The RNA shown here (Bacterial RNase P class A) has 387 nucleotides and comes from Acrocarpospora macrocephala. Model confidence (mean pLDDT): 75 of 100. The sequence was found by an Rfam model in a public genome assembly. Rfam family: Bacterial RNase P class A. Rfam classes the family as a ribozyme. Gene Ontology terms of the family: dimeric ribonuclease P complex, tRNA processing and ribonuclease P activity.
[in-house]
RNA sequence: CGAGCCGGCCGGACGGCCGCGUCGAGGUCUUCGCACCUCGCCGAGGAAGGUCCGGGCUCCACAGGGCAGGGUGGUCGGUAACACCGACCCGGGGCGACCCGCGGGACAGUGCCACAGAAAACAAACCGCCCCCUCACCGAGGGGGUAAGGGUGAAACGGUGGUGUAAGAGACCACCAGCGCCCACGGCGACGUGGGCGGCUAGGUAAACCCCACCCGGAGCAAGGUCAAGAAGGAAUGCCCACGGGCAUUCCGCGCGCGACACUCGAGGGCUGCCCGCCCAACGCCGCGCGGGUAGACCGCUUGAGACCACGAGCAAUCGUGGCCCUAGAUGGAUGGCCGUCAGGUUACCCAACCUACAAAACCCGGCCUACAGGCCGACUCGUCCG
Numbered sequence: 001c002g003a004g005c006c007g008g009c010c011g012g013a014c015g016g017c018c019g020c021g022u023c024g025a026g027g028u029c030u031u032c033g034c035a036c037c038u039c040g041c042c043g044a045g046g047a048a049g050g051u052c053c054g055g056g057c058u059c060c061a062c063a064g065g066g067c068a069g070g071g072u073g074g075u076c077g078g079u080a081a082c083a084c085c086g087a088c089c090c091g092g093g094g095c096g097a098c099c100c101g102c103g104g105g106a107c108a109g110u111g112c113c114a115c116a117g118a119a120a121a122c123a124a125a126c127c128g129c130c131c132c133c134u135c136a137c138c139g140a141g142g143g144g145g146u147a148a149g150g151g152u153g154a155a156a157c158g159g160u161g162g163u164g165u166a167a168g169a170g171a172c173c174a175c176c177a178g179c180g181c182c183c184a185c186g187g188c189g190a191c192g193u194g195g196g197c198g199g200c201u202a203g204g205u206a207a208a209c210c211c212c213a214c215c216c217g218g219a220g221c222a223a224g225g226u227c228a229a230g231a232a233g234g235a236a237u238g239c240c241c242a243c244g245g246g247c248a249u250u251c252c253g254c255g256c257g258c259g260a261c262a263c264u265c266g267a268g269g270g271c272u273g274c275c276c277g278c279c280c281a282a283c284g285c286c287g288c289g290c291g292g293g294u295a296g297a298c299c300g301c302u303u304g305a306g307a308c309c310a311c312g313a314g315c316a317a318u319c320g321u322g323g324c325c326c327u328a329g330a331u332g333g334a335u336g337g338c339c340g341u342c343a344g345g346u347u348a349c350c351c352a353a354c355c356u357a358c359a360a361a362a363c364c365c366g367g368c369c370u371a372c373a374g375g376c377c378g379a380c381u382c383g384u385c386c387g
Base pairs, nucleotide, nucleotide: 001383002382003381004380006378007377008376009375010374012342013341014340015339016338017337018336020043021042023040024039025038026037027036028035045358049369050368052367053366054365055364056363057220058219059218060217064276065275066274067273069216070215071214072213073212074088075087076086077085078084089103090101091100092099093098104211105210109209110208111205112204113203126150127149128146129145130144131143132142133141134140135139158176159175160174161173162172163171177201179198180197181196182195183194184193185192186191224299225298226297227296233252234251235250236249237248238247239246240245254291255290256289257288258287259286268280269279270278271277306325308323309322310321311320312319313318343356344355345354346353
């Protein structure tokens, strides 16, 4: 200098003017309504997106067991937890830095492996090789043996060399590969290294069904609460009354009808799939139908498994200690507009011109995934050149 590979950060800044929202302070009005005015602090992200995971929180509910269902899948750590993160092991890719992995089981069972091929699983004989018989010039036919050679295929019952045989074959032998078992050493462990023994080798596929191990209540802020108002209707009190009822005040408050048998020995309802079990319970819950009122205010709602800085422990993820800070809380739903200067990008440079990405809180947090114009920083690998 070039090419790569991995990680991190920024993603507009400053000033002025006007305009918004929460909160706080000081006032004005008397129209008392957080209505209006002034000042001050703060005010949309690294993904706020996806809704794919895990939680906090709320309710079912006082809270269990089993089945179904779902999730994960090497080991050890981290974390509130996880399918996340870190380190390592094994397998594969790459010269390498590094990257990838639905990483337990095929000897529990079932299924699948097209076409080609004789044959695709405890298989098989198309060509071939050997022996015997018949015909017999060549050669053909029949019987038996064989799976070493050839062919087909992604894959065909280990490889090389020999012994042996009628011809062959792990039939036998040597050396290897694979598989199983044993021992030693190293490691918390997955596993690694070395040595020995054995039979001779019976494929692949589980992101096919399945088996094994471990884990999991359900629903969700439109969760769930509080207050006010109001009407059909009801009750009380007082007054009036033609005795049918009417008026006023107060309080309660959705009302009516239907739901076989059965009256407890539990019909029914709840435990958000089923069973057991448990709990509530008599015109109540629940279900169906008809009718009436309201759609308001507030809480939940932002102090958190919190941010930032320093030191320490650890290979790291992360943890501990100390310091310091408070950084939207809307609800017909705010966070904007204009001007100027600067920054970056486009053309070799300057001017000019143009452009400046993806995108927008709604209970909160930890992850993963996806989108992103442009810019910056750091570590490492390979190649070339110079010293």